[in-house]
Context: one part of a larger RNA
Molecule: small-subunit ribosomal RNA, 3' minor domain
Organism: Epipogium roseum
RNA sequence: CACCGCCCGUCACACUAUGGGAGCUGGCAAUACUAGAAGAAAUUAACUUAACCGAAAGGAGGGAUAUGUCAAAGGUAAGGCUGGUGACUGGAGUGAAGUCGUAACAAGGUAGCCGUACUGGAAGGUGCGGCUGGAUAACCUCCUU
Numbered sequence: 001c002a003c004c005g006c007c008c009g010u011c012a013c014a015c016u017a018u019g020g021g022a023g024c025u026g027g028c029a030a031u032a033c034u035a036g037a038a039g040a041a042a043u044u045a046a047c048u049u050a051a052c053c054g055a056a057a058g059g060a061g062g063g064a065u066a067u068g069u070c071a072a073a074g075g076u077a078a079g080g081c082u083g084g085u086g087a088c089u090g091g092a093g094u095g096a097a098g099u100c101g102u103a104a105c106a107a108g109g110u111a112g113c114c115g116u117a118c119u120g121g122a123a124g125g126u127g128c129g130g131c132u133g134g135a136u137a138a139c140c141u142c143c144u145u
Stems, first nucleotide, its partner, number of pairs: 003108001005105001008101002011098001013095004018090003023085006031077004039070002042067002047063003052059002111132009
């Protein structure tokens, strides 16, 4: 920049982050059942055994073996929390000069706005109720000069 003003939404294009999403794929902690390495309490007929006891037989004790309870990893199941990815899809934001109209701002050319319902490419439109944060004109009551 002062109406040759301001300004709204759809649509088109580009970019950004994000919601939904059939699913796909990871992580974490826990639950139930299962599993049961090494190790350790306990028990252990038969086996084995330098010191102790015994004249001897043998005994005590030890070892080994076996059982075993505890128990890590692992397995199975159904869930929880959380991350990534995902055809398609929703709106949002941003971007000098794109498209369509012209809703609002003056009585903005149908006053506007609020609630609600229906409706339309889009801004929007219409009905019902409400508000004045409407102009104009008349009257009344006031205010300032």